RNA sequence: AGCGUGUUCCGGGGUCGGUGAGAUUCCGAACCGGCGGUGACAGUCCGCGAACCUCGCAUCCGCGAGGCCGAACCGGUGGAAUUCCGGUGCCGACGGUGAUGCGCGAGGCACGAGCCCCGCGUUCAGUCCGGAUACGAGGAACACAGG
Numbered sequence: 001a002g003c004g005u006g007u008u009c010c011g012g013g014g015u016c017g018g019u020g021a022g023a024u025u026c027c028g029a030a031c032c033g034g035c036g037g038u039g040a041c042a043g044u045c046c047g048c049g050a051a052c053c054u055c056g057c058a059u060c061c062g063c064g065a066g067g068c069c070g071a072a073c074c075g076g077u078g079g080a081a082u083u084c085c086g087g088u089g090c091c092g093a094c095g096g097u098g099a100u101g102c103g104c105g106a107g108g109c110a111c112g113a114g115c116c117c118c119g120c121g122u123u124c125a126g127u128c129c130g131g132a133u134a135c136g137a138g139g140a141a142c143a144c145a146g147g
Base pairs, nucleotide, nucleotide: 004144005143006142007141008140009139010138015029016028017027018026030127031126032092033091034048035047036046037045043090044089052067053066054065055064056063057062072088073087074086075085076084094130095129096128101122102121103120104119105118107116108115109114
């Protein structure tokens, strides 16, 4: 001083038990954590990606911009840690899907309290199914170029 181009590859994880006719959605316990950065290692600090929405472009595939985008504290060690150690927490898109929850209605049983059954509505899944053999933040290797 320069740090570019091309090709190839890689690039998301997680369940058991209980109740019950039926639930990986209820109850109990468990398990999981993309990418880059950050004086020390991060699901929860800063940012990015994906998904979703709006606008514009586009014959298709799609592209660009904007929006939106969850969650942590205390103590200890230390020069330095919301990243390590200890403790106690919290978060997890969209669509689908049984409800054993809740509400309403009909029928039956019962002196009654209540019970049984059917229908409709409604709410509930990070781990089930789906978009996804996708996309992608990025990473690696090789080659060329350049110094």
About this RNA
The RNA shown here (FMN riboswitch aptamer (RFN element)) has 147 nucleotides and comes from Candidatus Leucobacter sulfamidivorax. It matches the Rfam family "FMN riboswitch aptamer (RFN element)". Its family is annotated with FMN binding in the Gene Ontology. The organism belongs to Leucobacter, within Bacteria.